[in-house]
RNA sequence: UACGCAGAACAGGUGAUCGCGGCUGUCGCAAGACAGGUGAGGAAAGUCCGGGCUUCGCAGGGCAGGAUGCCGGAUAACGUCCGGUGGAGGUGACUCCCAGACCAGUGCAACAGAAAAUAACCGCCUAUAGCAAUAGGCAAGGGUGAAAAGGUGGUGUAAGAGACCACCGGCUGUGUGGUAACAUACAGGCCGUGUAAACUCCAUUCGAAGCAAGAUCAAGCAGAAGGGCUAAGGGCUGCCCGCCCAUCCUUCAGGUAGAUCGCUUGAUGCGGCCGGCAACGGUCGUACUAGAUAGAUGAUCACCCAGAGAGCCUCGGCUCUUGGACAUAACCCGGCUUACAGUUCUGCCGAGCGC
Repeated sequence: UACGCAGAACAGGUGAUCGCGGCUGUCGCAAGACAGGUGAGGAAAGUCCGGGCUUCGCAGGGCAGGAUGCCGGAUAACGUCCGGUGGAGGUGACUCCCAGACCAGUGCAACAGAAAAUAACCGCCUAUAGCAAUAGGCAAGGGUGAAAAGGUGGUGUAAGAGACCACCGGCUGUGUGGUAACAUACAGGCCGUGUAAACUCCAUUCGAAGCAAGAUCAAGCAGAAGGGCUAAGGGCUGCCCGCCCAUCCUUCAGGUAGAUCGCUUGAUGCGGCCGGCAACGGUCGUACUAGAUAGAUGAUCACCCAGAGAGCCUCGGCUCUUGGACAUAACCCGGCUUACAGUUCUGCCGAGCGC
């Protein structure tokens, strides 16, 4: 110098005018007016996991169903994160992996091929004198396939074969190291495919619904109980008493509209110190930063700052034009996933050049 890898930060700024939602203050009976101050994000998104909170349910156990799946740790919890192990990729920094169990059982393995699991089509060898054929031995070679019965080389043999030997791979056992996953050494000698993102088995774990949850107050309409009959309504009845309905008064229950709470001070952010490789935890200090309810946070103008294009020349400056993404909280947190114009910083890797 250009490239690459990992991590972090920002997400145009200032001013003016108009407009909107909360809050505070003043005025006002009220409606409201005025002033001040405040008002989105790294993902507020998708609603995919987990938790808090709320209501309902629940003796205990089992079945069914869902989820997770190497090991250890973190955490309120997780399918998340951190650190390891194993595997894959890269020269490397580093990145990626739904990574338990097919000697419990069942299923499947298209096409090709003799055969897809107790293998024999071509082939090799022996005997019958030879070819052929028959009987037997073999699995080295050929061919098929994604996958073919440990691989390569040798010894051996009629031909062959872990039959034997060396190296590699794998299994079993033992030892050593490690909390563990696992690694490694030695011995034995290879009775046997893959697939669980097939059913299944094993281990762990899971009650349901969600702030339009839910709690409190409570118009109007309708309702229940008790009481009153007044000069006074209707019915039983022509009249009186009585009873019922209506009416009036008192009390009450549930609860709609509506209002208030839930509601934003919280597993909270930032900084220092301590413990830990880290995720994270402890402690001290400090900060308070939207709460609407059909949903506010917008628009215009001016100047400046990135960026892009064009022109000019004295070649690194000037002028003009353009121009800033993805996206908009609705109970709150921890994650994941997806979208994103651009800008900046830090650490590291392998190159080239110079000293």

Bacterial RNase P class A, 355 nucleotides, folded computationally. It was read from a public genome assembly, where an Rfam model found it. Its mean pLDDT, the model's own confidence on a scale to 100, is 76. The model forms 94% of the base pairs in the Rfam consensus. Rfam family: Bacterial RNase P class A. It is annotated as a ribozyme.